[in-house]
RNA sequence: AGGGCAGGGCCAAAUGAUCGCUGUCCGCCCAUUUGGCGGAUGGAGGAAAGUCCGAGCUCCACAGGGCGAGGUGGUCGCUAACAGCGACUGGGGGUAACCUCAGGAAACUACCACAGAAAAUAUACCGCCCCUGAGAUAGGGAUAAGUCUCACGGGGUAAGGGUGAAAUGGUGAGGUAAAAGCUCACCAGUUUUCCGAGUGAUCGGGAAAGCUUGGUAAACCCCACCUGGAGCAAGACCAAAUAGGAGAGCAUUCGAGGGUGGCCCGUCCGAGGCUCUCGGGUUGGUCGCUUGAGAUACCGAGCAAUGGGUAUCCGAGAGGAAUGAUCAUUUCCCCCACCAUAGGGGGAACAGAACUCGGCUUAUGACCUACCCUCACC
RNA sequence: UGGGGUGUCGUCAAGUGGUAAGACACGGGCCUUUGGAGCCCGCAUCCGGAGGUUCGAAUCCUCCCACCCCAGCCA
Numbered sequence: 001a002g003g004g005c006a007g008g009g010c011c012a013a014a015u016g017a018u019c020g021c022u023g024u025c026c027g028c029c030c031a032u033u034u035g036g037c038g039g040a041u042g043g044a045g046g047a048a049a050g051u052c053c054g055a056g057c058u059c060c061a062c063a064g065g066g067c068g069a070g071g072u073g074g075u076c077g078c079u080a081a082c083a084g085c086g087a088c089u090g091g092g093g094g095u096a097a098c099c100u101c102a103g104g105a106a107a108c109u110a111c112c113a114c115a116g117a118a119a120a121u122a123u124a125c126c127g128c129c130c131c132u133g134a135g136a137u138a139g140g141g142a143u144a145a146g147u148c149u150c151a152c153g154g155g156g157u158a159a160g161g162g163u164g165a166a167a168u169g170g171u172g173a174g175g176u177a178a179a180a181g182c183u184c185a186c187c188a189g190u191u192u193u194c195c196g197a198g199u200g201a202u203c204g205g206g207a208a209a210g211c212u213u214g215g216u217a218a219a220c221c222c223c224a225c226c227u228g229g230a231g232c233a234a235g236a237c238c239a240a241a242u243a244g245g246a247g248a249g250c251a252u253u254c255g256a257g258g259g260u261g262g263c264c265c266g267u268c269c270g271a272g273g274c275u276c277u278c279g280g281g282u283u284g285g286u287c288g289c290u291u292g293a294g295a296u297a298c299c300g301a302g303c304a305a306u307g308g309g310u311a312u313c314c315g316a317g318a319g320g321a322a323u324g325a326u327c328a329u330u331u332c333c334c335c336c337a338c339c340a341u342a343g344g345g346g347g348a349a350c351a352g353a354a355c356u357c358g359g360c361u362u363a364u365g366a367c368c369u370a371c372c373c374u375c376a377c378c
Numbered sequence: 379u380g381g382g383g384u385g386u387c388g389u390c391a392a393g394u395g396g397u398a399a400g401a402c403a404c405g406g407g408c409c410u411u412u413g414g415a416g417c418c419c420g421c422a423u424c425c426g427g428a429g430g431u432u433c434g435a436a437u438c439c440u441c442c443c444a445c446c447c448c449a450g451c452c453a
Stems, first nucleotide, its partner, number of pairs: 001374004006369003011365001013330007021043009045350001049361002052359005057231004064265004069227005074088005089102005103222002109219001110216003125161002127157005132151006169187006188212002190209008235287004245278006257269003280452002294313006301306001331348006379449007388402003396433001404420005426442005
């Protein structure tokens, strides 16, 4: 210098002036309330987004059991909780920094197109080999042990060939008619087991068994763990308004229906009631609402995620929805052919709270730090 | 705010692990004096986008994008 890889934050232009918007507090005016004026003070984000997870909070006739459904999936830890985070273990990828994946296929079922003999309790197309049958061959003639050839005959094989994404361990020796873990040695794997290390996943070392078992569970499924449901349009209160309307269905104790959910049981509630359709009215206000797993600084625990203590502070709360606009100066980038200075012009991302938090994911501008590889120079 | 659904050629669409059917439209040819009708042939490099699982993905999983539908209260 080029390329790569992993992260970080009081980053998300700054300052001033003028004019506005909005919450709270104080004062004054009018005062029945609403309201008006003045002052002080607060006023978007790292993602406020997607709504993908997990919680708080609220309500539902406290939510018991079974089936079903959904979710998670190496180990240990962190946490209010999680599908998140940290550390570690093992497999895979990369020269490396580093990234990525993760229960079970030896319980059952299913699938594996085309090609191929065969795609899974294996099987046998070519080939190899044995038997049987026929023929040829010794030559004067007969015969055919052996040899050779043929067969739509009977059998043994899985060495070799070829197919495929994938073919039933690999190499060598023995063995055999030809062969094969058929047997043996070594290697790889599996299962069982022993010793040692570790909280554990797992790792290191040893022994036995020829045990050699295809892949897919982001197919059904099995195992372990988790899940009652709904959501601030939760929910509480006040006010206003009416045709407190019509029709259909199901019920009235042998009980409809309900407990915001798929089914069943249990249990509880339950009577001019419930469900549906049509019609009617209102589409106002207050609370919930922001003090919270809260922010900042320091101390000390832990490899880390994270957690403990002390001190200080209160940092949005709108509701057809505020958080803005203009001007000036400064910062950074680009252009005015090139370099420096001055001047002029243009630009500075993604995006905006709506009950609140913890994550994940996605969008996005610049800056900084650590590390790796290659090249060059000293 | 919550729930549900859709996306395949220009249009309508089938296909739900194994070569992306079909119709209309479009293009070319035959036929005809010409046009229409008819007959024959062609037309998806990318199934909304990206990544993953698998030998293999429109189809299964994850994350995004776009569009559509439903849901207020009272009696």